[in-house]
RNA sequence: UAGGCACGCGCGGGAGAGCGUCUCGAAUGCCGUUUGCGGCAUUCUGGACCGCCGAAGGAGCAACCGCCCCGGAAUCUCUCAGGCAACCGGACCGCGCGGGCUUG
Numbered sequence: 001u002a003g004g005c006a007c008g009c010g011c012g013g014g015a016g017a018g019c020g021u022c023u024c025g026a027a028u029g030c031c032g033u034u035u036g037c038g039g040c041a042u043u044c045u046g047g048a049c050c051g052c053c054g055a056a057g058g059a060g061c062a063a064c065c066g067c068c069c070c071g072g073a074a075u076c077u078c079u080c081a082g083g084c085a086a087c088c089g090g091a092c093c094g095c096g097c098g099g100g101c102u103u104g
Base pairs, nucleotide, nucleotide: 001104002103003102004101005100007098008097009096010095011094012093013092018050020049021048022047023046025044026043027042028041029040030039031038032037051084052083053082057080058078059077060076064072065071
C1' cells in the first nucleotide's frame, strides 16, 4: 500500500400474516335506579380459544464447498420460540469508521 474474510459501531433500504373472539379485574364516561346497585361504551393488565405468517433465535433435509476424515452449509422445510394497523423489531443488502485474521 492493494485485495479477501468474519466481528463491532453508525447511517440508509428491508417482506409476510388478526387492530380476531370470549372472559376475570381495574379506570373513565354515559344511561337507568328501589341509592344497594345494574346496563352500555372506551382503554389497560391477565387468562382461554380459533385463524394465519416466516426474515430474530432454534430445529430438520442436503444441492454444494471441502481429495479422505473432521467440518461448513440455503432465501428450501418445520413453526418450539417470535410475529400478524402504525411504531418498534427484522434475516439480508449497500455505504462509512474501528480494530483483528489472511493473501500479495
Predicted 3D model of a 104-nucleotide RNA (Glycine riboswitch aptamer).